[in-house]
RNA sequence: AACUUAUCAAGAGUGAGGGAGGGACUGGCCCGAUGAACUCCGGCAACCUGCUUGGCCGAAAGCAAGGUGCUAAUUCCAGCAAAAUGGGUACCAUUUUGGAAGAUAAGGC
Numbered sequence: 001a002a003c004u005u006a007u008c009a010a011g012a013g014u015g016a017g018g019g020a021g022g023g024a025c026u027g028g029c030c031c032g033a034u035g036a037a038c039u040c041c042g043g044c045a046a047c048c049u050g051c052u053u054g055g056c057c058g059a060a061a062g063c064a065a066g067g068u069g070c071u072a073a074u075u076c077c078a079g080c081a082a083a084a085u086g087g088g089u090a091c092c093a094u095u096u097u098g099g100a101a102g103a104u105a106a107g108g109c
Base pairs, nucleotide, nucleotide: 003107004106005105006104007103008102013041015040016039017038021031022030023029025079026078027077028076042071043070044069047067048066049064050063051062052061053060075101080098081097082096083095084094085093086092087091
């Protein structure tokens, strides 16, 4: 790396450094010298963890914040399939549902 499970509509900076890029990929659409990536600090959240209650076990509730994570836009939107509706001919638009891909956590080898 592959694999398993869970989550992804909430939340979070008028800071310091840094200097041109960034939003995974593709197509859009955006952010950026009124300062991108990245680093530090601050903050948010509560997956793991610790404690308390409860309990046969498990589930559950609460508190803390040690390990991660996150801190423009729903994972920024769509990428595949189905259904409904409307055009109207097998194509387009809208909506919904499921999936794919991705991210994070905890396992796992």
Source information:
Predicted 3D model of a 109-nucleotide RNA (SAM riboswitch aptamer (S box leader)) from Parageobacillus caldoxylosilyticus NBRC 107762. The same sequence occurs in records of 2 taxa. Model confidence (mean pLDDT): 82 of 100.